Transfer RNA from Desulfuromonas sp. SDB, 77 nucleotides, folded computationally. It matches the Rfam family "tRNA". The family's RNA type in Rfam is transfer RNA. Taxonomically the source falls in Desulfuromonas (Bacteria, Thermodesulfobacteriota, Desulfuromonadales, Desulfuromonadaceae).
[in-house]
RNA sequence: GACCCAUUAGUGUAAGUGGUUAACACAUCGGCCUUUCAAGCCGAAGAGUACGGGUUCAAGUCCCGUAUGGGUCACCA
Numbered sequence: 001g002a003c004c005c006a007u008u009a010g011u012g013u014a015a016g017u018g019g020u021u022a023a024c025a026c027a028u029c030g031g032c033c034u035u036u037c038a039a040g041c042c043g044a045a046g047a048g049u050a051c052g053g054g055u056u057c058a059a060g061u062c063c064c065g066u067a068u069g070g071g072u073c074a075c076c077a
Base pairs, nucleotide, nucleotide: 001073002072003071004070005069006068007067010026011025012024013023019057028044029043030042031041032040050066051065052064053063054062
């Protein structure tokens, strides 16, 4: 340098062929239980999906660019 892949709550992962501004686990907060803590049970908050555009009635999903990370190949007397 070329090509390919990934990026979604604090963390790790979901979300057939585009269709209800997104689900689960752990973590966090509150309550119950317990002498207390943990465990367990119930509930709550938390992301408009890396950033910027495009296509579309409609984009986490399709296309382009950028950023970061990873992979393959090439270059490097």